RNA sequence: GGAGCAGGACAAAUGACCGCUGCCCUGGGCAAGACCAGGGGGGAGGAAAGUCCGGGCUCCACAGGACAAGGCGCUGGGCAACACCCAGUCCCGGCAACGGGAAGGAAAGUGCCACAGAAAGUAAACCGCCGGGCACACGGGAUACCGGGGGCCCGGUAAGGGUGAAACGGUGAGGUAAGAGCUCACCAGCCCCGUCGGCGACGGCGGGGGCUUGGCAAACCCCGCCUGGAGCAAGACCAAAUAGGGGGAUGCUGGAGGGUGGUCCGCCCGAGUCCCCGGGUAGGUCGCUGGAUCCCGGCGGCAACGCCGGGACAAGAGGAAUGGUCAUUGCCCCGAAGGCGGGUGACCCCUUCGGGGAACAGAACCCGGCUUAUGGCCUGCUCUGACA
RNA sequence: GGGCGAUUAGCUCAGGGGUAGAGCGGGGUCUUUACACGGCCUAGGUCGGGGGUUCAAAUCCCUCAUCGCCCA
Numbered sequence: 001g002g003a004g005c006a007g008g009a010c011a012a013a014u015g016a017c018c019g020c021u022g023c024c025c026u027g028g029g030c031a032a033g034a035c036c037a038g039g040g041g042g043g044a045g046g047a048a049a050g051u052c053c054g055g056g057c058u059c060c061a062c063a064g065g066a067c068a069a070g071g072c073g074c075u076g077g078g079c080a081a082c083a084c085c086c087a088g089u090c091c092c093g094g095c096a097a098c099g100g101g102a103a104g105g106a107a108a109g110u111g112c113c114a115c116a117g118a119a120a121g122u123a124a125a126c127c128g129c130c131g132g133g134c135a136c137a138c139g140g141g142a143u144a145c146c147g148g149g150g151g152c153c154c155g156g157u158a159a160g161g162g163u164g165a166a167a168c169g170g171u172g173a174g175g176u177a178a179g180a181g182c183u184c185a186c187c188a189g190c191c192c193c194g195u196c197g198g199c200g201a202c203g204g205c206g207g208g209g210g211c212u213u214g215g216c217a218a219a220c221c222c223c224g225c226c227u228g229g230a231g232c233a234a235g236a237c238c239a240a241a242u243a244g245g246g247g248g249a250u251g252c253u254g255g256a257g258g259g260u261g262g263u264c265c266g267c268c269c270g271a272g273u274c275c276c277c278g279g280g281u282a283g284g285u286c287g288c289u290g291g292a293u294c295c296c297g298g299c300g301g302c303a304a305c306g307c308c309g310g311g312a313c314a315a316g317a318g319g320a321a322u323g324g325u326c327a328u329u330g331c332c333c334c335g336a337a338g339g340c341g342g343g344u345g346a347c348c349c350c351u352u353c354g355g356g357g358a359a360c361a362g363a364a365c366c367c368g369g370c371u372u373a374u375g376g377c378c379u380g381c382u383c384u385g386a387c388a
Numbered sequence: 389g390g391g392c393g394a395u396u397a398g399c400u401c402a403g404g405g406g407u408a409g410a411g412c413g414g415g416g417u418c419u420u421u422a423c424a425c426g427g428c429c430u431a432g433g434u435c436g437g438g439g440g441u442u443c444a445a446a447u448c449c450c451u452c453a454u455c456g457c458c459c460a
Stems, first nucleotide, its partner, number of pairs: 001384008010375001012329007020043002023040006045360001049371002052369005057231004064265004069227005074088005089103001090101004104222002109220002111216003126161002128157007136149001138147003169187006188212001190209008235286004245277006257269003293312008331357009341348002389459007398412004406443001414430005436452005
């Protein structure tokens, strides 16, 4: 120098001018406001985004029972909670720094495993190998008998061939008609026991067993744990409007209907309710930002985080403000010139001049996460070519 | 702002783990004097993009994009 890995902070600054939107003060205005003028002070983010999770808050019963449905799933810890975070275990990827993992159960059951292949799972015989039987033709010979050959039938065999993503452990020896964990040795794997380390997942060592039980649960399912529903357009208050006008259906305590529930039960309200025609209103205030808040320091903890002390107040709009122009400085890139700057060197650094550039994106009840979009900077670490 | 759904051929839609289909439309050809209808043949797909699970993904899971619907 090149390629990469991990982490951190930032999201240009200052001034002038012209604007936008809330709050406070003063003055005008008025019954009170709206409104007008002046001054002061505040005014987007790391993701404000997607709405993918988890909560707060509000209403429905301070949300009860059963079923259904959904989510999560190695271990320990953190947190208000989580599918998040931290530390580890095991597996996988990478030469490495390091990264990733919806990682319980497939000997509880059901299901699937296309094509190919004999067979896709309490197995199975296509070719091959082996044994037996039947009939056939041929050769030798003496009509007995002997020999090999192909054909058919019965049976054994998973060593070999071939298929496939995957074929019921691997190698060697014994054994056998041929074979086979059929037996033995070693190895791999599973289960059990003991012991040691660890809170634990798990790991190390020793012994034993049957010899081996294929894969898929982001297929149904089983096991364990969790979840009531809806969402600030939640909801509360004020104001406005009202004709219960016409028609129909149904019910009045043995009770219709309603209370936003996936269904049923239960609970509460209950004399009205529903449909069609026709008509009216649809404006304001609150919720609304001070909170699991932020910053600094100390202590505990490997860490996430917790505790204690001190300090700070940091948009609150409502079809939606937070902007624009100019100047100077800073940052990055390209080009040129200079340096008795650094380095063995490839290269790097400094100064001056000229030109160019500065991303993604905009709060809408509020938090904690995740994911996605995005600009350059800094720190630490890994591998390595070439030059010299 | 909040809550949902969809995306497969030019268009409208099936397909829900095992080589991607239908109707209409397009092209060629036969029939006709010619056209339409009809018959036969045929082309056309990164199943919206990316990643994961699996031997195997349009299909199952995650994520992003686009389009549409509902709520005062």
This is a predicted complex of two RNAs, RNase P RNA and transfer RNA, with 460 nucleotides together. The prediction has a mean pLDDT of 77. Rfam match: Bacterial RNase P class A. About the family: Ribonuclease P (RNase P) is a ubiquitous endoribonuclease, found in archaea, bacteria and eukarya as well as chloroplasts and mitochondria. The family's RNA type in Rfam is ribozyme.